RNA sequence: AGAGUUUGAUCCUGGCUCAGGAUGAACGCUAGCGGGAGGCUUAAUACAUGCAAGUCGAACGGUAACAGAGAUGAACUCACGUUUAUCUGCUGACGAGUGGCGCACGGGUGAGUAACGCGUACGCAAUCUACCCACAAGAGGGGCAUAGCCCUGGGAAACUGGGAUUAAUACCCCAUGCUAUCACCGAUACACCUGUAUUGGUGAUGAAAGCUGAGGCGCUUGUGGAUGAGCGUGCGUGCUAUUAGCUAGUUGGUGAGGUAACGGCUCACCAAGGCGAUGAUAGCUAGGGGGCGUGAGAGCGUGGCCCCCCACACGGGUACUGAGACACGGACCCGACUCCUACGGGAGGCAGCAGUAAGGAAUAUUGGGCAAUGGAGGCAACUCUGACCCAGCCAUCCCGCGUGCAGGAUGACAGCCCUACGGGUUGUAAACUGCUUUUGCUAGGGAAGAAACCUGUGGAUUUAUUCACAGCUGACGGUACCUAUCGAAUAAGCACCGGCUAACUCCGUGCCAGCAGCCGCGGUAAUACGGAGGGUGCAAGCGUUAUCCGGAAUCACUGGGUUUAAAGGGUGCGUAGGCGGCCUUGUAAGUCAGAGGUGAAAUCCCACGGCUCAACCGUGGAACUGCCUUUGAAACUGCUGGGCUUGAAUCAGGUUGAGGUUGGCGGAAUGUGACAUGUAGCGGUGAAAUGCAUAGAUAUGUCAUAGAACACCAAUUGCGAAGGCAGCUGACUGGACCUGAAUUGACGCUGAGGCACGAAAGCGUGGGGAGCGAACAGGAUUAGAUACCCUGGUAGUCCACGCCCUAAACGAUGCUUACUCGACAUGCGGAACGUAGUUUUGCGUGUCCAAGCGAAAGCGAUAAGUAAGCCACCUGGGGAGUACGUCGGCAACGAUGAAACUCAAAGGAAUUGACGGGGGUCCGCACAAGCGGUGGAGCAUGUGGUUUAAUUCGAUGAUACGCGAGGAACCUUACCUGGGCUAGAAUGCGAGUGCUCGUCCCGGAAACGGGAUUUUUCUUCGGAACACGAAGCAAGGUGCUGCAUGGUUGUCGUCAGCUCGUGCCGUGAGGUGUUGGGUUAAGUCCCGCAACGAGCGCAACCCCUAUCCUUAGUUGCCAGCACAUAAUGGUGGGGACUCUAAGGAGACUGCCGGCGCAAGCCGUGAGGAAGGUGGGGACAACGUCAAAUCAUCAUGGCCUUUAUGCCCAGGGCUACACACGUGCUACAAUGGCGGGUACAGAGGGUUGCGAAACCGUGAGGUGGAGCCAAUCCCAGAAAACCCGUCCCAGUUCGGAUUGAAGUCUGGAACUCGACUUCAUGAAGGUGGAAUCGCUAGUAAUCGCGCAUCAGCCAUGCGCGGUGAAUACGUUCCCGGACCUUGUACACACCGCCCGUCAAGCCAUGGGAGCCGGGGGUACCUGAAGACGGUGACUUUACGGGGAGCUGUCUAGGGUAAAAUCGGUGACUGGGGCUAAGUCGUAACAGGUA
Repeated sequence: AGAGUUUGAUCCUGGCUCAGGAUGAACGCUAGCGGGAGGCUUAAUACAUGCAAGUCGAACGGUAACAGAGAUGAACUCACGUUUAUCUGCUGACGAGUGGCGCACGGGUGAGUAACGCGUACGCAAUCUACCCACAAGAGGGGCAUAGCCCUGGGAAACUGGGAUUAAUACCCCAUGCUAUCACCGAUACACCUGUAUUGGUGAUGAAAGCUGAGGCGCUUGUGGAUGAGCGUGCGUGCUAUUAGCUAGUUGGUGAGGUAACGGCUCACCAAGGCGAUGAUAGCUAGGGGGCGUGAGAGCGUGGCCCCCCACACGGGUACUGAGACACGGACCCGACUCCUACGGGAGGCAGCAGUAAGGAAUAUUGGGCAAUGGAGGCAACUCUGACCCAGCCAUCCCGCGUGCAGGAUGACAGCCCUACGGGUUGUAAACUGCUUUUGCUAGGGAAGAAACCUGUGGAUUUAUUCACAGCUGACGGUACCUAUCGAAUAAGCACCGGCUAACUCCGUGCCAGCAGCCGCGGUAAUACGGAGGGUGCAAGCGUUAUCCGGAAUCACUGGGUUUAAAGGGUGCGUAGGCGGCCUUGUAAGUCAGAGGUGAAAUCCCACGGCUCAACCGUGGAACUGCCUUUGAAACUGCUGGGCUUGAAUCAGGUUGAGGUUGGCGGAAUGUGACAUGUAGCGGUGAAAUGCAUAGAUAUGUCAUAGAACACCAAUUGCGAAGGCAGCUGACUGGACCUGAAUUGACGCUGAGGCACGAAAGCGUGGGGAGCGAACAGGAUUAGAUACCCUGGUAGUCCACGCCCUAAACGAUGCUUACUCGACAUGCGGAACGUAGUUUUGCGUGUCCAAGCGAAAGCGAUAAGUAAGCCACCUGGGGAGUACGUCGGCAACGAUGAAACUCAAAGGAAUUGACGGGGGUCCGCACAAGCGGUGGAGCAUGUGGUUUAAUUCGAUGAUACGCGAGGAACCUUACCUGGGCUAGAAUGCGAGUGCUCGUCCCGGAAACGGGAUUUUUCUUCGGAACACGAAGCAAGGUGCUGCAUGGUUGUCGUCAGCUCGUGCCGUGAGGUGUUGGGUUAAGUCCCGCAACGAGCGCAACCCCUAUCCUUAGUUGCCAGCACAUAAUGGUGGGGACUCUAAGGAGACUGCCGGCGCAAGCCGUGAGGAAGGUGGGGACAACGUCAAAUCAUCAUGGCCUUUAUGCCCAGGGCUACACACGUGCUACAAUGGCGGGUACAGAGGGUUGCGAAACCGUGAGGUGGAGCCAAUCCCAGAAAACCCGUCCCAGUUCGGAUUGAAGUCUGGAACUCGACUUCAUGAAGGUGGAAUCGCUAGUAAUCGCGCAUCAGCCAUGCGCGGUGAAUACGUUCCCGGACCUUGUACACACCGCCCGUCAAGCCAUGGGAGCCGGGGGUACCUGAAGACGGUGACUUUACGGGGAGCUGUCUAGGGUAAAAUCGGUGACUGGGGCUAAGUCGUAACAGGUA
């Protein structure tokens, strides 16, 4: 110090989350030791038991207990004596009591309290202070009681009544008396309002206590000090304005009372004040501070332990005593609760220390000791002290230590992982060897903390103090610590390993189980779940949860923003407030400097020191950023006085405009009415209809009338604060600007509240109403159409008056001022000049731009730049501008304005794509122009569906469907049924055997099972070949996953695209290049250009074909020369030609003309066989479709093993109500039939093609020549042409179907072959919507051949023959390319997405009500107590006190009405969330922009 997360990617805004630190913590797993600290955060809930405040006999009367002493008696004893009983306060002492001091400290808790409570700084001239210190003075005399004790009552008890008697340092009276108090009369000094201090005089009032150990300790008055307390004031110290008004003792005065003291503190009277937007009052929350946590700091959060202050002591009230209390372990009363009770009545208060119950996630021992420190009492010894010092429990935190160290590699075994069978890792880790001993065990030694008080001895002196020495005292504790013995011995876990974030593999699981802080993992190969191995981090701990700070500049003082991300108020005027021009005087509030006081200690920081270190502790310093006082300075701000003119305003002269208000006038248009002309339609739309019209519309003309709005001018114009303002004109009126510089002299800017204005719609009252026109009605459209379109039409729109007060009220940009390059245009003024104009100076309105700014788009003197002042507003999205409350409003509604809950985003700008029922340009048999088809028929074939035991599987828009299949009767075959086999049907190795084959028999459908017979070849005799072959090793699978894959293929698409390097531009994604202007079939080429080049594609290179040449000449050819034949290249020969097959030539816009810068285009051009790519083929970029194929093959993983493998027979793949695709044949005369006559190319052939000849009507048969092929054969090409016939018909068309008879292949044609002959002779007369192919040797038409193959369901594929028509053109349909535009799409429009309804869950508003809480008000009642009155009773006390009675106030209780907060509530409202529900299609191109 940052990181993750919005996107396909980017920048920004913005939230969420993480890494750090911390804790009085808790929970999970684990746990060796020590030191230091901490330990009910919840129920201020209730408490059993014990302890926590007593002490003094040197105040007193005394004597219950103990001890001693004495006396008397008894028992025992020889005696001394012992034991026991009684008596004596005589002594030590001391229960209970009187009295004194203490109990107001110490200890606990944080309920209450938003307050002078706390903090800080001052003040008290308005105060008190026991014990302590200093000083001054004093202590004379007298008296009456009362506890206790004794006697006697009541009561269960607690307790209490009566009588008698007694003491004091208890109580009372008298005296004396000051610097005390009061009154009066003065003086001096000071001062802050009242006054204070010092001092003089007079008068009045007020004191005392003794005890003793004889040292001393006490007592009274007064003054001063110290300590502590009380009171007042300035400043500071939470949240809510959805709390805006509060207040009657309230604010002040006078007088009185009261207090230690001021004071409405209380009372009487008088006045009417006091507080409040600088936040009163009310509500909610909370003890405050030093500090603590975090943070760079500023801050933010917090107030546990320790220290200071406050408050409280079961809830509430009250006083008493006292120096001090309204009193934690005191009192009284009320209340709640608990306990005891004899039912009459009593007792109690752990928020002291332990402890118990309860609550809770959660917090300890009913311990030891007063040894130390401190406190109370005491002269002291001493007593008391749950304060304190220690110990116990708890890893709760902090700190320290240990669990060993060194050597040790066949890198051991096991584990885990990979695998080619060898390796990696755990890992020097272990074993093993040597060493050490912290800790531990055992044993021994063993502290410091202690010095006093006191006692004794001694010294000094100021004679009641002090010093020295000795003695006495340790809970912790036989603890810390030290030494020795033993022996690696007693000691490691937890979390994590997808990214953030250090750390990776295997197995299991299969959107299951689960994980998760955020993003997100898991649907069969999960580094994210669970386990394991390994690793990483920390370590006696480690993780999790909760909370706080940080990161978060994410509330921004330091240190943010507001055009579009959240955010400028709709606009102005203006109050408070904030801010404010130049010169000068004074002042000193702010400001600055010096000094002083204070800022407790602890804490933090620094230094040094003490525990072996550290934590911890001690000493010193610094700091405590603050407040107060004082001295000084005077620049700036403020205040004050004086002046100035530049800000501002006024004035004079002029200009300007749809500025405003109100009246008058005008024409066009529209509607309506009247009349006239006139006749059948008008109107309206995409097309229609509703509507109007023969009762005369529309149209046309004239006249009349109504209301509203003002064409042209007109504009990027003007004016206004905004809203807004438009015919002409009058009146009234506001503003701005220019020029001048006469007047005032800072009069200014902004502006919370406030006031005013404020489009449209809407509301009220009254008018008005032509056109338009929500609602509504009708007609259309549509699946629907409560819409868009049409015909009507009410409110409204208009006027007057009054409301409403909101808008995308927008420049989405608050107002004011200053400063900062330029260019152009324009509105209204001024000035100058050389005057059609130019230059210049102001104020406006616009465009483009420099710098600068900005996330970018953009802004850019009219700033979103640079600065200043003031105001308003924002802080993730949704919920929601909603709810509740309040205010305004007639209402509609407006203003103000949340929360629960929920999400990890929502958003801005820009980029690349994709898309658009956006635009532009271009291409393609895309359309158009043509030709022929399909869709109708019959048949063939494929598919769907259905059926079936099975109808095996795959392919499914284009890109499946005569596709895989180039050939299913068996086989194929993967399917079904049935029968068999189990290391298996195949192959290799293999001990061993000698077969195998053939023949025969039995069972069987066969496979198979069983049996019989036969017994091999070669040999170097070792064996080999071949066959079988036990065990074993490798099986097998057309089973699954094409979404794990390779390979192959389809498609976009033979479309012209797809990229890279360097440079440049941009924060970046990215752009540029590749865009632009032309051109092309083409990103083809040219030109231009911040680009310059390059690659994959295009083209070319390859093959076939069209022309020619060369070479070669058999099986091909035959012109010329011969021979032969009925005839034929049949033969000799020949290479001329055709042809064959090898090489070459040729075509390149090369030439010409025109156009053009060029590329290139055009031309009936020339030449040429061929002309602009000549025709055809092969070849096809980056990529797309998780496209197809695990069934060609290969292959990971999974599954199967007497079966999902293998063999066999039969069946099925050929089914058939139907639907679709692709074809064939037709429907006929451009034809059919019969006869005759021509002309191909490319192929195939030995398990083959098979000639001639013969037989058969024919398929074919017999036959076998020839041919391994330019030789022989298949092989007759057909259409065409010629002749004849048919005459438009279901035919001499068409051939399906069926019957009969055959042929061929095959083991076998039943399911299920093809062909032949005869017979039969169906549908069909050119095919609806729709749809396909084709641009030339093409379509159409005609036949021939071929792979597979025994045969064939061939209509498939190739080959040649004949051989057209049309293309104006690119508007439209489809597909594609480029540029541009919009986008909320990016799984990319088959996208995204909205609302109702239905379902589940969640929180919330309203709600008849119901329940509860806190506070206030009024009235009634009213304990203790206080104050007052009275006081016949009582008192040695007498101007007195008390009981009693009584008045006022009061805690509490009750009653009543209202406000307020919370819970709950049938029903109800919306909201949020939730893989696959319903209806539509609103938004984004979004089809009505």
Molecule: small-subunit ribosomal RNA
Organism: metagenome